Context: one part of a larger RNA
Molecule: large-subunit ribosomal RNA, domain IV
Organism: Phycisphaerae bacterium
């Protein structure tokens, strides 16, 4: 000097990113128990008292005998209440065996998950919507006109998404992408395909006799009018499909502020709700609670930088090794450290 334990004057969080760790607490019996609540909970709520030995005069109870027709009366065992008494610093005498409340955020719950640095607010979940599928189903494996899951199921079934109990709710916006629908017209492919244009050649014509020109059929090569499905243009439907949900000006008999007008743009200009938030940059925002003192906390304001409704919006009891804040108990976290026990370093052997 460390590790693993014990103790501890006064004070008790000042320790510290934060009570991390430590300690209290604790069983079992009585009493007593709040706001809230989805009436089940909350709740072992907090909060109290008591717990041992010993006599039994005491009462109930449960057994098992004995008298007795029976009610009942007695004996014995054991519980449990009571009454006296008795010892101890202490009676769940050790071990083991909840610290508790108060106000937020999250996530409804029990579950799951990074095997080995994260257990969470991520994930699942009942529940809630859309979409697709009519059976040799969609989908999905599978080199497939096999085969197989789907399912020995059949639209109250089965696939795909997206939200997440429960309770109120869930606005406009289909211009742009998606997606379903429509078939007039505009574009458009293989293929088809009159038609032209090329090689090639029977055959004809000129020749300096070396060749040079004209050429049908056929065969072959380019072009091609025109005819031709979906798609795309186009026309219409859809947002619990993907998204999106404005700017100036000005204006009430103080001042303010703007019920209100005006213009210009847009497919429509943010509704209920909630708001400096798990979200607010200015910001330690004002304001009001807590504290002697509070960049955090609650609770209101609303110029929301850059909140908002199944990318869900805003409540919720009840649960949580979830996260913020307070306060009681409690303690070597500390003020400040100190002692002991046992291992190890360590110094001599």
């Nucleotide at each position: 000097c460390g590790g693993u334990c014990c103790u501890u004057a006064a004070g008790g969080a000042a320790c510290u990113a934060g009570g991390c760790a430590u300690a209290u607490u604790u069983g079992c019996c009585c009493c007593g128990u709040a706001a809230c609540u989805u009436c089940g909970g909350g709740a072992u709520a907090a909060g109290g008292g008591g717990u041992c030995c010993c006599u039994c005069c005491u009462u109930g109870g449960a057994u098992a005998g004995u008298a007795g027709c029976a009610a009942u009366a007695u004996u014995g065992u054991c519980c449990a209440a009571g009454a006296g008494g008795g010892c101890a610093c202490a009676g769940c005498a050790a071990a083991g065996c909840g610290g508790c409340u108060c106000u937020g955020g999250g996530a409804a719950c029990u579950g799951u998950u990074u095997a080995u640095c994260a257990a969470a607010a991520a994930c699942a979940c009942a529940g809630g919507u859309c979409u697709c599928u009519g059976c040799u189903a969609a989908c999905u494996c599978g080199u497939a006109c096999a085969g197989a899951g789907g399912a020995u199921g059949u639209a109250u079934a089965g696939a795909g998404a997206c939200u997440g109990a429960c309770g109120c709710c869930u606005g406009c916006u289909c211009g742009g992408u998606g997606c379903c629908g429509g078939a007039a017209g505009g574009u458009u492919a293989a293929g088809g395909a009159a038609g032209u244009a090329g090689g090639u050649c029977a055959u004809c014509c000129c020749u300096u006799c070396g060749g040079g020109g004209a050429g049908a059929a056929g065969c072959u090569u380019g072009c091609a009018a025109c005819c031709g499905a979906a798609g795309c243009c186009c026309c219409g439907g859809u947002u619990a499909a993907c998204g999106g949900c404005g700017g100036c000006c000005c204006u009430a008999a103080c001042u303010a502020u703007g019920a209100g007008g005006g213009u210009c743009c847009u497919a429509a200009g943010g509704u209920a709700g909630c708001g400096a938030a798990g979200u607010u940059c200015c910001u330690u925002g004002u304001c009001g609670g807590g504290u002697a003192a509070g960049u955090u906390c609650c609770g209101a304001c609303g110029c929301g930088c850059a909140u908002g409704a199944a990318u869900g919006g805003c409540g919720u009891a009840a649960u949580c090794a979830c996260u913020g804040g307070a306060g009681c108990a409690c303690u070597g976290u500390c003020u400040c450290a100190a002692g002991g026990a046992c291992c190890g370093a360590c110094u001599c052997g």